[in-house]
RNA sequence: GGGCCCGUAGCUCAGUGGAAGAUCGCUCCCUUGGCAUGGGAGAGGCCCCGAGUUCGAAUCUCGGCGGGUCCA
Numbered sequence: 001g002g003g004c005c006c007g008u009a010g011c012u013c014a015g016u017g018g019a020a021g022a023u024c025g026c027u028c029c030c031u032u033g034g035c036a037u038g039g040g041a042g043a044g045g046c047c048c049c050g051a052g053u054u055c056g057a058a059u060c061u062c063g064g065c066g067g068g069u070c071c072a
Stems, first nucleotide, its partner, number of pairs: 001071007010024001012022002018055001026042005048064005
């Protein structure tokens, strides 16, 4: 320098046009003499950035940035 893949909640990841979910973690409540386990509720995300397409974009297109991998 080039090819391919990835970037979404604190972590790991789903979601592939109609607008965001799970697990663990965190907070509170129930259960216990107390802890753990278990049950319930809740908080937490301008979906990496910019532009374009569209009535509508996390999703499609282009560019940029970052990470991984392969080639040189």

The RNA shown here (transfer RNA) has 72 nucleotides and comes from Hydrothermarchaeales archaeon (SeqCode). It matches the Rfam family "tRNA". It is annotated as a transfer RNA. Rfam's curators write: Transfer RNA (tRNA) molecules are approximately 80 nucleotides in length.